[in-house]
RNA sequence: GGUGAAAAAGGCAAACCGCUCGUAAGGGCGGGGCGCAAAGCUACAGGACCAAGGUUACUUGGUCGGCUGAGCUGCCACCA
Numbered sequence: 001g002g003u004g005a006a007a008a009a010g011g012c013a014a015a016c017c018g019c020u021c022g023u024a025a026g027g028g029c030g031g032g033g034c035g036c037a038a039a040g041c042u043a044c045a046g047g048a049c050c051a052a053g054g055u056u057a058c059u060u061g062g063u064c065g066g067c068u069g070a071g072c073u074g075c076c077a078c079c080a
Base pairs, nucleotide, nucleotide: 001079002078003077004076011036012035016031017030018029019028020027021026034066040072041071042070044069045068046067047064048063049062050061051060052059053058
C1' cells in the first nucleotide's frame, strides 16, 4: 500500500420508546438492535431535508457523516 471479516479481541447502534433542546429538519441522554470492516472524525463538492424571503426562477440560513464522492485516523488476518 492492497484485499478481506473466515478466526480472535472488541467497537458502533437503525426503527421504535422515554426524557430533553430546537419553529422545523434534526441534535443530546437512556433503553433498544436493523444493520455496519471504518456505521471513527470532517459539511469540502454533490444530493436530500427544514425554515424564511420571493418577481415563484431562485436566494439566504440551517440539518443529515447510517445518501454519494473526497480528506484524515484506526484493530486483526493475508498478500506485496